[in-house]
RNA sequence: UGGGUUGACCAGGCAGUCGCGCGCCACGCAAGUGGCUCGAGGAACGUCCGGGCUCCGCAGGACAGGGUGGUGGGUAACGCCCACUCGGGGCAACCCGCAGGACAGUGCCACAGAGAACAGACCGCCUGGGUACUUCGUCUUUUGAUGAAGAGCCUCAGGUAAGGGUGAAACGGUGGUGUAAGAGACCACCAGCUUCCCGGGUGACCGGGAAGGCUAGGUAAACCCCACCCGGAGCAAGGUCAGACAGAACGCGUUUGAAGGCUGUCCGCCUGAGCGUUCGGGUAGGCCGCUGGAGGGCGUCGGUAACGGCGUUCGUAGAUGGAUGGCUGCCAAACCCGCAACCGGAAACGGGACGCGGGGGAACAGAACCCGGCGUAUCGGUCAACCCAUCCA
Repeated sequence: UGGGUUGACCAGGCAGUCGCGCGCCACGCAAGUGGCUCGAGGAACGUCCGGGCUCCGCAGGACAGGGUGGUGGGUAACGCCCACUCGGGGCAACCCGCAGGACAGUGCCACAGAGAACAGACCGCCUGGGUACUUCGUCUUUUGAUGAAGAGCCUCAGGUAAGGGUGAAACGGUGGUGUAAGAGACCACCAGCUUCCCGGGUGACCGGGAAGGCUAGGUAAACCCCACCCGGAGCAAGGUCAGACAGAACGCGUUUGAAGGCUGUCCGCCUGAGCGUUCGGGUAGGCCGCUGGAGGGCGUCGGUAACGGCGUUCGUAGAUGGAUGGCUGCCAAACCCGCAACCGGAAACGGGACGCGGGGGAACAGAACCCGGCGUAUCGGUCAACCCAUCCA
């Protein structure tokens, strides 16, 4: 200097003018008027998780359903975060992981191929038989007949799974012994699996040694098995004040128990004198909940880290048809154009630092009880650390 990886922060600023909202102060009988402070986000979006809070229940048991899935830690908790282990990608910094079990069981692995899980013989290789032919011998006037040996094609029977082929994947690999030809049939060295022992680690796991049988595929992001976890509903929760009311019919039931609750289902338990359906009439406004929290900043201690302790400091929207905006001027980021030292080039032309001039002028987006995460969208800018390459000292 260039390329890359990871993390954090910001999300335009200033002034004027007009217009909004809560709160506070002053004036006013009131309506209202004036003044002052403050007034949307990094995701406020998604509603995907976890909670705080509120209400119901707390009589239990069984089943169903749902969630998570290496180990250890953090946290109020989590499916989140941190660290580590194993596996994969990358030269690396780093990134990724539906990461327990395939010897509990059931499925699936197209096509090709002999054969895809106690599989299997297509081409081959070996042995024996049959057979045309060749050679030799014997018989025969000749044609020819017969015996032995060799042996190609073809055919029949048996052996084989080392070589070749098919496929994403073929029942360990390399070398040898052995064999009619082969094969873990046997041997040596490896890989894998099982058992035992030693060392390190909280642990997942890592390293090493011994013995053994020779080797039992993949897939659970298929069903399933195993381990752990899970009451329900939700601020339209809930509480309180005010206001209004008109009943009728039918059905069930009053201890032989309707309706209801625990409860998604069953058993069981509790409460219980009214309950349910249809038609019809009336009211529906205010206040609380509602913002001081598992809160933020700074310093310090502990910890590899996530995070926690201690001290100190701050008070930053609370609307309810739903506020936080419009206009003007200046500054200004990215970006675009021109000039331009200089570089390349024969030229045309191309590139172009500092600086100058002109233009330009911000995406995604909008609180509604609150918080911790995750996911998604997005104009740009700033800072830091680390890795690789090249050059200089």